[in-house]
Molecule: small-subunit ribosomal RNA
Organism: metagenome
RNA sequence: AGAGUUUGAUCCUGGCUCAGGAUGAACGCUGGCGGCGUGUCUAAGGCAUGCGAGUCGAACGCCCUCUUUUAGAGGGAGUGGCAAACGGGUGAGUAACACAUUGGUAAUCUACCUCCAUCACGAGAAUAAUCUCGAGAAAUUGAGUUUAAUACUCGAUAUGUUCCAGAAAUUUAUGUUUUUGGAGUAAAGUUCAGGCGGUUGGAGAGGAGCCUAUGUCCUAUCAGCUUGUUGGUAAGGUAAAAGCUUACCAAGGCUACGACGGGUAGCGGGUGUGAGAGCAUGACCCGCCUCAAUGGGACUGAGACACUGCCCAUACUCCUACGGGAGGCUGCAGUCGAGAAUCUUCCCCAAUGGACGAAAGUCUGAGGGAGCGACGCCGCGUGAAGGAAGACGCCCUUUGGGGUGUAAACUUCUUUUCUUAGGGAAGAACAAAUGACGGUACCUAAGGAAUAAGGGACUGCCAACCUCGUGCCAGCAGCAGCGGUAAUACGAGGGUCCCAAGCGUUAUCCGGAAUCACUGGGCGUAAAGCGUCUGUAGGUGGUUUAUUAAGUCAGAUGUUAAAUAUUAGGGCUCAACUCUAAUGCUGCAUCUGAUACUGGUAAACUAGAGGAUGGGAGAGGUAUGUGGAAUUGCCGGUGUAGUAGUCAAAUGCGUUAAUAUCGGUAGGAACACCAAAUGCGAAGGCAUCAUACUGGAACACUCCUGACACUGAGAGACGAAAGCGUGGGUAGCGAAUGGGAUUAGAUACCCCAGUAGUCCACGCCGUAAACGAUGAGCACUAGGCAUUGGAAGUAUCGACCCUUCCAGUGUCGUUAUAUCUAGCUAACGCGUUAAGUGCUCCGCCUGGGGAGUACGACCGCAAGGUUAAAACUCAAAGGAAUUGACGGGAACCCGCACAAGCGGUGGAACACGUGGUUUAAUUCGAAGAUAAGCGAGGAACCUUACCAGGGUUUAAAGUCUAACUGCAAAUCCUAAGAAAUUAGGACUCCUUCGAGGGUGUUAGAAAUGGUGUUGCAUGGUCGUCGUCAGCUCGUGGCGUGAGCUGUACGGUUAAGUCCGGUAACGAGCGCAACCCAUGGCCUAUGUUAUAUUGUCAUAGGUGACUGCCCAGCAUAACUGGGAGGAAGGUGUGGAUGACGUCAGAUCAGCAUGAUCCUUACAUUCUGGGCUACACGCGUGUUACAGUGGCCAAUACAAUGGGUCGCCAAGUCGCGAGAUGGAGCUAAUCCCAUCAAAGUUGGUCUCAGUUCGGAUUGUAGGCUGCAAUUCGCCUACAUGAAGUUGGAAUCGCUAGUAAUCACAAAUCAGCAACGUUGUGGUGAAUACGUUCUCGGGCUUUGUACACACCGCCCGUCAUGCCAGGAGAGUUGGUAAUGCCCGAACUACGUUGAUAGAACGUAGGAAGGUAGGAUUGACGAUAAGGGUAAAGUCGUAACAAGGCA
Repeated sequence: AGAGUUUGAUCCUGGCUCAGGAUGAACGCUGGCGGCGUGUCUAAGGCAUGCGAGUCGAACGCCCUCUUUUAGAGGGAGUGGCAAACGGGUGAGUAACACAUUGGUAAUCUACCUCCAUCACGAGAAUAAUCUCGAGAAAUUGAGUUUAAUACUCGAUAUGUUCCAGAAAUUUAUGUUUUUGGAGUAAAGUUCAGGCGGUUGGAGAGGAGCCUAUGUCCUAUCAGCUUGUUGGUAAGGUAAAAGCUUACCAAGGCUACGACGGGUAGCGGGUGUGAGAGCAUGACCCGCCUCAAUGGGACUGAGACACUGCCCAUACUCCUACGGGAGGCUGCAGUCGAGAAUCUUCCCCAAUGGACGAAAGUCUGAGGGAGCGACGCCGCGUGAAGGAAGACGCCCUUUGGGGUGUAAACUUCUUUUCUUAGGGAAGAACAAAUGACGGUACCUAAGGAAUAAGGGACUGCCAACCUCGUGCCAGCAGCAGCGGUAAUACGAGGGUCCCAAGCGUUAUCCGGAAUCACUGGGCGUAAAGCGUCUGUAGGUGGUUUAUUAAGUCAGAUGUUAAAUAUUAGGGCUCAACUCUAAUGCUGCAUCUGAUACUGGUAAACUAGAGGAUGGGAGAGGUAUGUGGAAUUGCCGGUGUAGUAGUCAAAUGCGUUAAUAUCGGUAGGAACACCAAAUGCGAAGGCAUCAUACUGGAACACUCCUGACACUGAGAGACGAAAGCGUGGGUAGCGAAUGGGAUUAGAUACCCCAGUAGUCCACGCCGUAAACGAUGAGCACUAGGCAUUGGAAGUAUCGACCCUUCCAGUGUCGUUAUAUCUAGCUAACGCGUUAAGUGCUCCGCCUGGGGAGUACGACCGCAAGGUUAAAACUCAAAGGAAUUGACGGGAACCCGCACAAGCGGUGGAACACGUGGUUUAAUUCGAAGAUAAGCGAGGAACCUUACCAGGGUUUAAAGUCUAACUGCAAAUCCUAAGAAAUUAGGACUCCUUCGAGGGUGUUAGAAAUGGUGUUGCAUGGUCGUCGUCAGCUCGUGGCGUGAGCUGUACGGUUAAGUCCGGUAACGAGCGCAACCCAUGGCCUAUGUUAUAUUGUCAUAGGUGACUGCCCAGCAUAACUGGGAGGAAGGUGUGGAUGACGUCAGAUCAGCAUGAUCCUUACAUUCUGGGCUACACGCGUGUUACAGUGGCCAAUACAAUGGGUCGCCAAGUCGCGAGAUGGAGCUAAUCCCAUCAAAGUUGGUCUCAGUUCGGAUUGUAGGCUGCAAUUCGCCUACAUGAAGUUGGAAUCGCUAGUAAUCACAAAUCAGCAACGUUGUGGUGAAUACGUUCUCGGGCUUUGUACACACCGCCCGUCAUGCCAGGAGAGUUGGUAAUGCCCGAACUACGUUGAUAGAACGUAGGAAGGUAGGAUUGACGAUAAGGGUAAAGUCGUAACAAGGCA
């Protein structure tokens, strides 16, 4: 000192969270010792038991006991004195003179103690105890008798003191001091003769009372409170001032500087934290206050309205003989209860202190100690050194090794601690005696590494990582978040990190948080400027002089208790702890001084402000009139069938005459052009014209007043539209409403109507995106341009124009012509009209939602407005800008994309593929474009992965080891079997002779095998956008940054192709070129071609480059035209596919991680299936015919293939084919006469046909172990649908489409009508880019970024949560009226023997009544939040499809 978290990324705003410190703590795991501290924070709840305040015989009488018995000692109850008001506890109450600080007391008291002064003379009456007699259960108590005192009473005296009367001095003052006279008022003795006491007065010390000023929490959703209240007079009362109390009089007193009320709370020294300012807190220790079961009251006393005193009332507990009594742990221990939680019914008065006493001494749960608790702080230990290239175990591994790890074992050493034994304090003052702690601390010796380590964490923040298990499960989590089969985030193990007798968690406080901002924040768009103005209180305020000294500054004095804190030093072995000294405690008061500034007082000034004068500007306001255009209605004329409306329609209007058109008339509302970046107004707002009244501002010139100013909490006034009330008015428009459309629906958008309203008058309402989302005022900080008003100058006959000044209104955009500078800002932007720089005053903000809501209050006729929360919930919500993507946004461009054409598909039959269905199986994959004649370029067996059944189990093959081996295996034969296979037989190695090699069998090992799963773990390959023109980098520049620039722009191109230009300059992958084929020519060579040439083949070369000309264009790039040329602008065709997208396809081509199976998910065989068939889809073939079919004749190719092959001639067969065997390893022979369409001739004549050929039957051929499931072909016969195909849709721009055949791969054969090639014949059309689809560049909007298949809103349904309302029910609190009225106090009466009785007034508790306030419970209904993938729509975000 910061960090994490909003986004694809960025900057900002802003909240949430973390790291630190602390605690009277608690909980979890763990736990060796010591010192010093500390320990009911909750129930001020209830308490058993013991103790916590007594003492004095030197005040007094009596009684008892003992003894050295006539004197002593000790004890007991009582009288009397002193103390018991201290010490100890608590924080309930209290927001107050309770506390703190500072003063006052001239308004006071003070026992014991100290000092000074004074006196103590005389007399008397009782009483307790004791004794006698009683009452009562007890507590307690009655009557009588006796007695003492330092107990009580009376008299004398009065240094004095108090009161009364007078005089003098002094003081700010009621006073103080001195003095004169009068009146009142004291005492106590005891003794050991040293003393101890007594009385009066004064002084002191310490203590206490009262008063003042200042400070002291939250709440205004508490705004008015008060009747002894405020003051006076008189009286009473107190130690003392005082409404402290009473009577009378007056009507005051307090309050926005917060009275009164409500809530909470003991206050301070201090404590925690913090850099500080602050914030929080008030345990232990100290000071003060307060209380003593609850409430009230007095007595005694120096002191109390008294914790362990008294009286009364109440609640509770206990005793009881039922009549009556007793009690008060918020003292120390302890107990119950409550609670997350807090100790021993211990020892001692040895020390310190207190009470009493002359003293000895007694008492002392104050205090000193010990005990319990890791509750805290501090200290120590759990061993030290050596010890392997490193044991075992465990973990990991790439299997090589690595980690734990010098760690252990082992060797040597030490003894803090521990155990035992011995010694042994200080604390003791005060001559002696006296120690609870304590045989403690400490010292010495011996023994033995012996008695002693855990907790949390390891994804980031935050130091520390691997393996296994689990599989959105179990779980973790402070925040972000992790977990859906490769989890460093869950659980375990190993390892590591951090602390350590502790470690973590939870709770709370401060910090970080500048996140309430005094130090030290903001308000255009993030939360935040009141809608505007006037103005009260308040705050702030121009120039000069004098004075004052309140603020301010300086010095001095007093005080600010101690402890605490800081610094230095000392004592416990150190430290914690503690002692001493100094400093500090930032404050208050008094005195002295300073006078710049602020304030006060006095006087003056004119620059602020205001007033007077003058001529102008203006939709400023109010009222009354007035004008024309238009709409509509009505009347009349003309005129006839439609009109109106919409994307299209319909409702509507119209033959009772509309619409249209002409004339007249009525009424209401609004004011075209002028008109503008205009003007005016505080804002809202204001527009025909005229008049009346009226407000404000600007300018000019002088004059006047003399700071009169600025802002402005409350307050008041104004305040669009809508709405409300009363009364008018109503043409047009037009919520609601009705109808027509649209639609899945359409309570909307569109259309036809139309009420309230809109208008006027009066009265309310008081809100708007009331916006410049920008409060008012003043000052300062370059300007340019435009415009409005005024003035001056110049000029003019007068103006306009021009220049300058003042006041306003606007603007400064761009790469470039026409700069906004500085500054500010998160950026956008603002920029003399500031969002710049400063000052003054006011208002407002503090995460999102809940909510501008609830409750309360005020206002309102109502609607509603103003003020204004909380519970709960989320980790974001938000601003600006960036890159993309998207848009039913825009502009430009391209493409067989559309259009223009040609031919198809979709209808039929068949073929093939696919879905579905079926099946034992119909193996699997491919799924819009980018699956579907696709993998498969060829399923009868095989293939084959599927099904049924039969077999095999180290296996079909491969590696290693061991044993055996010429037997065996292979091959052939026989038998069984469907076959696989099994059984039997025959046959049977090489050699350097080393049992060497090979082969085989058996056994074993490692392993193998899998077309099982995952293409969402992968490699490789491929499809697609797309042969689209894009995609990037280096350096530089711009920007806080993401990013931008480069790659924009103007041209141009097929092209990010090229040129121009440019804060960019270059470069890379793509484009193009290089490569292949083809087209012309040349050269060389040439077999099998050829008479030669040539064609042809092979090899090499040449040719085309916008090179030439013209035109256009910026003279460039380029475009258009032309020449030449075989070919012309990329000649044509191919190969070639950038960065990337689709988690695109493929684990079944191959490879491969992980996972699963291992007598089976492996492997083998036979048979079946992949060929099924109500149906849907896709791709094709053949057709529907005359541009044709059939018959006959006849012409012209190219590419290819061939030895397990192509197969000639010849012969046979109608044919498929058979036979035959020549030739050919191919420019030679064969397929192959190499074609067909074509051409010529004939026939058919528009029909389901001489079209079409499906289907079926018979007879054959070929391949092959084998054509039944399930092949192809031939002949004859049969002769189906189909007559050009709905919506829709596909291909193609030239040797292309269309059409015609040929060849090849695969292959025994073939389901090929497929695919890949080859040649023959050979078109039409393109105006053009509006539209459809796809793409590119630019721009714009965005709430999207999983990127529109996006995002997202509301109702409803269900569960849960909190709050408000609620008929009411039930508590608490504080008061009030009335009733009753204890103790007690005052007064009075009776009585006076008294401690008596009675009355009056006050008086606690109680009763009663109506209210106030605050809780709890509450049927129900409403709203809010939240929850999984529910329902209905689609409101918002793009022009979001109606901005």